The prediction has a mean pLDDT of 85.
A computed fold for a 542-nucleotide part of an RNA from a Clostridia bacterium, annotated as large-subunit ribosomal RNA, domain I.
The organism belongs to Clostridia, within Bacteria.
It was read from a public genome assembly.
Context: one part of a larger RNA
């Protein structure tokens, strides 16, 4: 020095565990904000660095409920206190809520600096306190230039807005990689992304719709129809509709004709014209004329059930030995509308919390039901009147439609041209005729649908600390970067701290006794404790 064996050190794999994650299902809730949000800064405790809570009333104040013996958070100890005249804790409702932040008196390098006006306290001109003072929009009033009337502008008041939020939604903009085995039309894709806006959903929506000579009867979503008909360098690809079956179901209001009132403009006036308000009326067309009637439906002030936000009750077991410990074993019982689950010194229906079942609200809340009031009808007649105009439509160019210009209808936009008036007009995929069908150029509308930042419950052939969230621990932290941004590591004593009094060595660290404990070879660098690596001993080989 090698090999083998044994005993240790070091190390942290493995096993077991779970406070944390992940996913899904069901229900709820779905906005917050100038009455100052989200997010923060700084404070706040007897002692107080951090976290949590709270805000100069500062781990809290008040009221009303619940609960019932302890309490002063994480977090031990000390001190000082509170509490059956009900503390602490839980729920509901209030009060307080510094400074920053849309931040809004002005400024500003956020959490700071400095003002003005009025009022209060005050002896005060000091000081302190309170309130107001941003911008934009709309409306109203008062003012008011160049410039006569006026207008612009200004001032004041009232009301509203502003900012934030995970996804979902609507709208305005809008790529490229890629695919086409290259690439240009095409595709990716109206996707990603940017911007604006809204709501708990949004958007759409009560036929100028479809259909096919039969008929249907707003919209939305799903299953078929169907990868069909089509479209397409007829390549890659893209890709309907009618109809059928389901979910849900709901329909309304204006403009106008006509009537009335009011005030106005032009005019000497008669009169004409337009305006405002009320009635009327809305496609079963209406006005109008003549008659009959006061209904259904809809909306809905207000009231209220069930439910939500604290809680209450809730059956049934003993013995024996083993063991540190019984819930395991043995013996003998009981309950079950409860043998889901968790905990308890080892596997507990009957020990604890629960579970099945049964109850409960002063206060706030949901709104199924009821419901005042509002709104609201029909028949006949057919003469006249009304029925949404720079609109429909055409041309050109684009865009959207499954549809790439095609025979290209339909819808939308820009530019130019530009109707008819119900004896009218649109559509039925160029166009024309017949026929059928509907009534544009005004508005509103629940449900079925989408999503989950958030709350509650449940579940898992999901993970178990290099996994599962980046994060099981004070993590978006430490740390890196000028910045945008990037972004960790780190769990386990024991049933219980019973966390080792006392003695010895040592400056200490550390160790040896003693003691605790079932165990200290569980001693805080703490469950188990593999391997690499290191050491010692024994044997053996050279």
């Nucleotide at each position: 020095a090698g090999c083998a064996c044994a005993a240790g050190g070091a190390g942290a794999a493995u096993g077991c565990c779970u406070u944390g994650g992940c996913a899904u299902c069901a229900g709820g809730a779905g906005c917050c904000g100038a009455a100052g949000a989200a997010a923060g800064a700084c404070g706040u405790g007897a002692c107080a660095a951090g976290c949590u809570g709270c805000g100069a009333u500062a781990a809290g104040c008040u009221g009303c409920g619940g609960u019932g013996a302890g309490c002063u958070g994480c977090a031990a100890a000390u001190a000082a206190g509170c509490c059956u005249u009900g503390a602490c804790c839980c729920g509901c409702a209030g009060a307080u809520u510094u400074c920053u932040g849309a931040a809004u008196g002005u400024g500003g390098a956020a959490a700071c600096a400095c003002a003005u006006a009025u009022g209060a306290u005050g002896a005060a001109g000091a000081a302190u306190c309170a309130u107001a003072u941003a911008u934009c929009a709309u409306u109203a009033a008062c003012u008011g230039a160049a410039u006569a009337c006026a207008u612009a502008g200004g001032u004041u008041a009232a009301u509203g807005a502003g900012g934030g939020g995970a996804a979902c939604c609507u709208u305005g903009g809008g790529a490229a990689c890629u695919g086409a085995a290259a690439c240009a039309u095409c595709u990716a894709a109206g996707u990603a992304c940017c911007a604006a806006g809204a709501g708990g959903a949004a958007g759409a929506g009560a036929a100028a719709u479809c259909a096919a000579c039969c008929g249907a009867g707003a919209u939305u979503u799903c299953g078929c129809g169907a990868g069909u008909a089509g479209u397409g360098g007829c390549g890659a690809g893209c890709g309907a509709a009618a109809g059928c079956g389901a979910a849900a179901g709901a329909g309304g209001c204006c403009a106008a004709a006509c009537c009335a009132a009011g005030a106005g403009u032009a005019g000497c006036a008669a009169u004409a014209c337009g305006c405002u308000u009320g009635g009327g009326g809305u496609u079963c067309g209406g006005a109008c004329u003549a008659g009959u009637a006061u209904a259904a439906a809809c909306u809905g002030a207000c009231u209220u059930a069930c439910g939500a936000u604290a809680g209450u009750u809730g059956a049934a077991u003993g013995g024996c030995g083993u063991g540190g410990g019984a819930a395991a074993g043995c013996c003998a019982a009981c309950c079950a509308a409860a043998g889901a689950g968790a905990g308890u010194g080892a596997g507990a229906g009957u020990c604890u919390c629960g579970u099945a079942g049964a109850c409960g609200a002063a206060a706030u809340u949901u709104a199924g039901a009821g419901g005042a009031a509002g709104c609201g009808a029909c028949u006949a007649g057919a003469a006249u009147c009304c029925a949404g105009a720079g609109u429909a439509c055409c041309u050109a160019c684009a865009g959207a439609c499954a549809c790439g210009u095609g025979g290209a209808a339909u819808c939308u936009g820009u530019a130019g041209g530009g109707a008819a008036u119900a004896c009218g007009g649109g559509g039925g995929g160029c166009c024309c005729a017949c026929c059928c069908u509907c009534c544009a150029a005004g508005c509103c509308u629940a449900a079925a649908u989408a999503c989950u930042a958030c709350c509650u419950g449940a579940u898992g052939a999901c993970c178990g600390a290099u996994a599962g969230u980046g994060g099981a621990g004070c993590a978006g932290u430490a740390c890196u970067g000028u910045g945008a941004a990037g972004g960790a590591a780190a769990g386990g004593u024991g049933a219980a701290a019973a966390g080792a009094a006392c003695c010895c060595c040592g400056g200490a660290a550390g160790g040896g006794g003693a003691g605790u404990g079932a165990a200290a070879g569980a001693g805080a660098a703490c469950c188990u404790g593999a391997a690499a690596c290191c050491u010692u001993g024994u044997g053996u080989u050279u």